This is a predicted structure of a 71-nucleotide RNA (transfer RNA) from a Minisyncoccota bacterium.
[in-house]
Parts: sequence; C1' cells; structure tokens
RNA sequence: GGGUAGAUAAUUUAAUGGCAGAAUUCUUGUCUCCAAAACAAGCAGUCCUGGUUCGAGUCCAGGUCUACCCA
Repeated sequence: GGGUAGAUAAUUUAAUGGCAGAAUUCUUGUCUCCAAAACAAGCAGUCCUGGUUCGAGUCCAGGUCUACCCA
C1' cells in the first nucleotide's frame, strides 16, 4: 500500500428495514442478628458524519479504531 471481517449497556452478547432484548455488574427492596446466597424491582446502549426510506442497529458512501490475510 491492497483485501476481508468487526464496532450495540460498565462487561459478554442477541435483534426479517417496523417499540433495541438477555446475562453478569451496579443501585434499591424482601429475607438475615449482620453479611453472602436466593428472590423481586430499577438505572444504563446501537463508533462518528452524511445519504436512501414513511421508518435504519440493519441498506449505501466516507471516516476512526480493532483483528486477520497478501505485499
């Protein structure tokens, strides 16, 4: 320099173009003499900028970062 794949919650990870879910973490409550465990509830997310579309996490273009391959 060229190519391929990927980026979603603090972490891991789902999602036919049609309300972004789950688990763990964290917070609160129940339980307990206290704590842990267990149970219940809650907070929290689509890498960035544009485009297409009635509607984009998803499709298109450019960019950033990561991994791998070729040179």

Record summary
The organism belongs to Minisyncoccota, within Bacteria. The sequence is in RNAcentral, with records from ENA.